[in-house]
The RNA shown here (SAM riboswitch aptamer (S box leader)) has 140 nucleotides and comes from Actinoplanes utahensis.
Of the family's consensus pairs, 97% are formed in the model.
Model confidence (mean pLDDT): 79 of 100.

RNA sequence: ACCUCAUCCAGAGGGGCAGAGGGAUACGGCCCGACGAAGCCCCGGCAACCACCGCGCAGGACAUCUCGAUGACGAGGCCGCGCGUGGCAGGUGCUAAUUCCGUCCCCGUUCCGGCAGGUCGCCGCGGGGAAAGAUGAGAG
Numbered sequence: 001a002c003c004u005c006a007u008c009c010a011g012a013g014g015g016g017c018a019g020a021g022g023g024a025u026a027c028g029g030c031c032c033g034a035c036g037a038a039g040c041c042c043c044g045g046c047a048a049c050c051a052c053c054g055c056g057c058a059g060g061a062c063a064u065c066u067c068g069a070u071g072a073c074g075a076g077g078c079c080g081c082g083c084g085u086g087g088c089a090g091g092u093g094c095u096a097a098u099u100c101c102g103u104c105c106c107c108g109u110u111c112c113g114g115c116a117g118g119u120c121g122c123c124g125c126g127g128g129g130a131a132a133g134a135u136g137a138g139a140g
Stems, first nucleotide, its partner, number of pairs: 003138006013043005021032003026103004044095003049091002052087006059079002065076004099132001104129006113123003
């Protein structure tokens, strides 16, 4: 790289270097940018995926301890990798606009929109999904 799973309408900016592009890719749209883009560095911030800590529950085993029965059982206590919840901020991530929006598929579109028209419809609009992508965790 490929594969699997989860999330993606919330949130969070200053400085230095740099010097013309940037918003993943293609096209279309719409934006950001000499009041300084990309990129690099420093400091801050946001969030809470993983790790860590606590609590509750499911569940587990009687290896140890205690108690009661006494048949190899039950309870306390123990474990708790699963679920929920809270804390923390160690590993990542992020810090214009929903992943900026659309593109592919499905559903709706009564009155009020545009086009076409014999009918079905097309565009636009609203909603849902997919694909692609990003991030994390895992697998390999």